[in-house]
RNA sequence: UGCUUAUGGAGAAAGACGGAGGGAUUAGACCCUGCGAUGUCUUAGCAACCUGUGCUUCACAAGGUGCUACAUUCUACCCGGCCGGCUAAACAGCCCCUGGAAAGAUAAGCG
Numbered sequence: 001u002g003c004u005u006a007u008g009g010a011g012a013a014a015g016a017c018g019g020a021g022g023g024a025u026u027a028g029a030c031c032c033u034g035c036g037a038u039g040u041c042u043u044a045g046c047a048a049c050c051u052g053u054g055c056u057u058c059a060c061a062a063g064g065u066g067c068u069a070c071a072u073u074c075u076a077c078c079c080g081g082c083c084g085g086c087u088a089a090a091c092a093g094c095c096c097c098u099g100g101a102a103a104g105a106u107a108a109g110c111g
Stems, first nucleotide, its partner, number of pairs: 002110006013043005021032003026076004044068003048065003051061004072103001077100002080097002084095004
C1' cells in the first nucleotide's frame, strides 16, 4: 500500500512544546480556534475491535491497536414514502422521513 469481514447517534481529560488555521477530499452549510486550533510528547481516562478471565445472548480486566468538540458535524448519489407537508395541471420542484450505496475512519485476518 492492496483485498475481505465487521463497526459506528454511547463513552472519555490535563500539562508541555508550538504559533494558525482546523473539522478526510470536492461543493455548500454549520461549528471549533490567540481565553491558543491542527500537530508532537507525557500522564490520565474511555472501552470500538482483538486478547484474557468469569457465573459466557452478558459482565469484568485494560495486555495490543485505537479513541477522548459538534451523529463519520450535516448535506450532496440511488430507491421508497402524499395511507407526509408546501407550491401545483403534473409522473415536476422544494422540504421532511425511512432504507441502501459510494467515500473515508478504526479493528481483525490475508497477500